[in-house]
RNA sequence: UGGCGCGUGGCCAAGCGGUAAGGCACCUGCCUCUGGAGCAGGGGAUCCUAGGUUCGAAUCCUAGCGCGCCAGCCA
Numbered sequence: 001u002g003g004c005g006c007g008u009g010g011c012c013a014a015g016c017g018g019u020a021a022g023g024c025a026c027c028u029g030c031c032u033c034u035g036g037a038g039c040a041g042g043g044g045a046u047c048c049u050a051g052g053u054u055c056g057a058a059u060c061c062u063a064g065c066g067c068g069c070c071a072g073c074c075a
Stems, first nucleotide, its partner, number of pairs: 001071007010024003018055001026042005048064005
């Protein structure tokens, strides 16, 4: 330098055009001598950034940024 893939709450992760599941963690209560486990309830993400398309975008397009893989070039 080129190609491909990925980028969603603290972490993991679903979603494939109609305004974001689930798990872990966290908070509250129950239980318990206490803690853990268990049970019940609760809060938190406009989705890497900026544009574009669309009535409507996390989902499509463009550019950029970051990470990973492959290839090439130089040494």
Notes
This is a predicted structure of a 75-nucleotide RNA (transfer RNA) from a Chloroflexota bacterium. Model confidence (mean pLDDT): 80 of 100. Rfam family: tRNA. By type it is a transfer RNA. RNAcentral records the identical sequence in 6 taxa. RNAcentral holds the sequence, with entries from ENA.